The RNA shown here (Glycine riboswitch aptamer) has 107 nucleotides and comes from a Chloroflexota bacterium.
Rfam family: Glycine riboswitch aptamer. Its Rfam clan is "Glycine riboswitch clan".
The sequence was found by an Rfam model in a public genome assembly.

RNA sequence: CUAUGUUUGGCGAGAGAGACUCUGUGCGGAGCGCCGAAGGGGCAAAUUCUCAGUUCUUCCCGUAGACUGAAAAUGACACUCUCAGGCAAAAGUAUCGUCAAAUUACA
Numbered sequence: 001c002u003a004u005g006u007u008u009g010g011c012g013a014g015a016g017a018g019a020c021u022c023u024g025u026g027c028g029g030a031g032c033g034c035c036g037a038a039g040g041g042g043c044a045a046a047u048u049c050u051c052a053g054u055u056c057u058u059c060c061c062g063u064a065g066a067c068u069g070a071a072a073a074u075g076a077c078a079c080u081c082u083c084a085g086g087c088a089a090a091a092g093u094a095u096c097g098u099c100a101a102a103u104u105a106c107a
Stems, first nucleotide, its partner, number of pairs: 005103009018032001020031004033087003039083001040081003046074003050070006
């Protein structure tokens, strides 16, 4: 903030990459090369917490604060990985637009 949010559904738009090779004979198996926009994994700055050190100025000690360093936690993407998925057409796809419903948590 109470929808111009979030979730679901309808309609419209919507990319990328071998109609690859071999084998089997009935959509199976093997191999090499690729894509990233179903889903999934990873991460910056920053914040938090713990520990250590420095600073404080007449001197010593010490508290809070501040700073520095180390470890841990949280931490975004259309970035990245390529697990999954995909590589003629079709289907599907993140995302965008629109309509409707649900929801007050999410964000």